[in-house]
Context: one part of a larger RNA
RNA sequence: AGCACAGGGAGGAUGCCUUGGCAUCAGGAGCCGAAGAAGGACGUGACAAGCUGCGAUAAGCUGUGGGGAAUGGCAAAUACGUAUUGAUCCACAGAUUUCCGAAUGGGGAAACCCGGCCAGAGUAGAGACUGGUCAACCUAUGGUGAACAAAAUAGCCGUAGGUGGGGAACCCGCCGAACUGAAACAUCUAAGUAGGCGGAGGAAGAGAAAGAAACAUCGAUUUCCUGAGUAGCGGCGAGCGAAAGGGAACGAGGCCAAACCGGAGGUAGCAAUACCUUCGGGGUUGCGGACUGCAUAAUGCAUUGCAAAGAGUUAGUAGAACCGUAUGGGAAGACGGGCCACAGAGGGUAAAAGCCCCGUAUGCGAAAAUUCUGAGCAGCAGGCAGGAUCCAGAGUACCAUCGGACACGAGUAACCCGGUGGGAAGCCGGGGGGCCCACCCCCCAAGCCUAAAUACUACCUGAUGACCGAUAGCGCACAGUACUGUGAAGGAAAGGUGAAAAGAACCCCGGGAGGGGAGUGAAAGAGAACCUGAAACCCUGUGUUU
Repeated sequence: AGCACAGGGAGGAUGCCUUGGCAUCAGGAGCCGAAGAAGGACGUGACAAGCUGCGAUAAGCUGUGGGGAAUGGCAAAUACGUAUUGAUCCACAGAUUUCCGAAUGGGGAAACCCGGCCAGAGUAGAGACUGGUCAACCUAUGGUGAACAAAAUAGCCGUAGGUGGGGAACCCGCCGAACUGAAACAUCUAAGUAGGCGGAGGAAGAGAAAGAAACAUCGAUUUCCUGAGUAGCGGCGAGCGAAAGGGAACGAGGCCAAACCGGAGGUAGCAAUACCUUCGGGGUUGCGGACUGCAUAAUGCAUUGCAAAGAGUUAGUAGAACCGUAUGGGAAGACGGGCCACAGAGGGUAAAAGCCCCGUAUGCGAAAAUUCUGAGCAGCAGGCAGGAUCCAGAGUACCAUCGGACACGAGUAACCCGGUGGGAAGCCGGGGGGCCCACCCCCCAAGCCUAAAUACUACCUGAUGACCGAUAGCGCACAGUACUGUGAAGGAAAGGUGAAAAGAACCCCGGGAGGGGAGUGAAAGAGAACCUGAAACCCUGUGUUU
């Protein structure tokens, strides 16, 4: 030195475990913000570094309700307290809420600096201090008021309301790629996707036919299944790709403008009157309305309010039934004998518990806040006939041209939207039915609103898993921490003593670290470098070989 066996060290695999994660389902909730948000800075404890809570009233203050014995968060110990005159704790409502931040008195290198005005407190007088207030823009309204003689306007000032910023996805609009595919590539595709910007809501958008159809009809919108990878579009390549109809979910329809009537104001006029502005009534449709005449009810209402009663949500509360023996450190396992069950889901307890604890099934419960349904009451709407006259959305429809969007790439290319240039009719009217024309049929544009069925899940509650079990599962069971970077940003590792700290008094060696006794414990070969403790690697002993 090799090999074999044995015993150790080192190491942290494996097994077991789970406080954490992942996914899905159901229900709820779905915005917050100048009444100062989201997010932070700094403070705040008897002692206080971190986290959590809170804000100079600072791990808290008040009220109401619950609850019933302990309690001053994580977090042990000491000190000092609180509590059956009901604390701590839980729920609801309120008070306080420094500074930064849209940040808004001015400034600024965020958490800082410096002010004006009004009031207060204080001073010999001041300064410093305390409370309030002071940004900009938009809308409405009142005042004031130039250049310019008047008038008007601009400007300035006051008052009131609003806006601003944040938010995971979902939604609407504006702008808008490329890689890629076409086996290259340019039309095309990817894709109106990614990305950027603006805006809104709990949903958004759409929505009560100038529709869809086809000679029969249907009757707002939205979503799903089907129709259908069909009809079509397409360097007819790659690819793109409907609609009607049928079946479901849901279900809801309303309001203006105008004609006409009336009030107020203005302009012109001597005046009657005419015109304009504004307000109220009226009226809302495709065989309408005004107008004239006759009626004033049935009935309806998401369309506006009030609201009885009921049901939830935010604390809770009652809740059945087991003992003994042996083993063991320990019984819930074994043995023996019982019991409950609308409860044998689950978790815990020294091992494996329906009957020990928490619960579970099933009942019950709210002072306060809030949600839903909503009897009822008020309020509003609501009819028929006549056919002379009047009204029924204009730089609109439509046309030309150029674009866009429609499944549809200019095509016979309609329908829809926009730029530019032209530019109607007005109910004996107008639009559509995929060029266009006729016949026929359908509908009434150029005003507005509208729940539900639909999308999503940052957030709350409950449940579930042929999901993970610490190199897995979220990046994180410990964290957006440590650390890296000027910065945008990037971004870890790291779980387990024991049933209980009973965490090793005391003695010995040692400066200590560490160890040996003693003691605790079932176990210390569970001793905090702590469950199990594989391999590489290192060492000792014995045997054997050289």